The prediction has a mean pLDDT of 77. Predicted 3D model of a 113-nucleotide RNA (TPP riboswitch aptamer (THI element)) from Paenibacillus sp.
RNA sequence: AAUAGGGAAUACGGGGGCUUGAGUGAAUCAGGCUGAGAUUGCAGCUGCUAUCCGCUGUUGACCGUUAAUCUGAACUGGGUAAUGCCAGCGUAGAGAAUAUCCGACCCUGCCUA
Numbered sequence: 001a002a003u004a005g006g007g008a009a010u011a012c013g014g015g016g017g018c019u020u021g022a023g024u025g026a027a028u029c030a031g032g033c034u035g036a037g038a039u040u041g042c043a044g045c046u047g048c049u050a051u052c053c054g055c056u057g058u059u060g061a062c063c064g065u066u067a068a069u070c071u072g073a074a075c076u077g078g079g080u081a082a083u084g085c086c087a088g089c090g091u092a093g094a095g096a097a098u099a100u101c102c103g104a105c106c107c108u109g110c111c112u113a
Base pairs, nucleotide, nucleotide: 005102006101007100009098010097011065012064013063014062017033018032019031020030021029022028023053025052041058042057043056044055045054069094070093071092075088076087077086078085
């Protein structure tokens, strides 16, 4: 000096599934499973008596930009009360970055003994 590695910032990307009970239906309340996260608040739309309890925007949390996530997929195998629950598929295809700070080992040069 550079690199590996690490920190913080800003920007950007991303997902929110399965299930039980209650319920005065307020798009409500309380649990269970996996997970980092299974929706924190607000606003709007639709639905109105039950095989239903949804959707959109924004915000928060979380994850990812060293690949999170999506697609293939109503896929394949295993397992479960059930589910992308686990594995395969998968070196698959798609998929969001800038600058800054800290900073080795090794290597090289110089100085001293």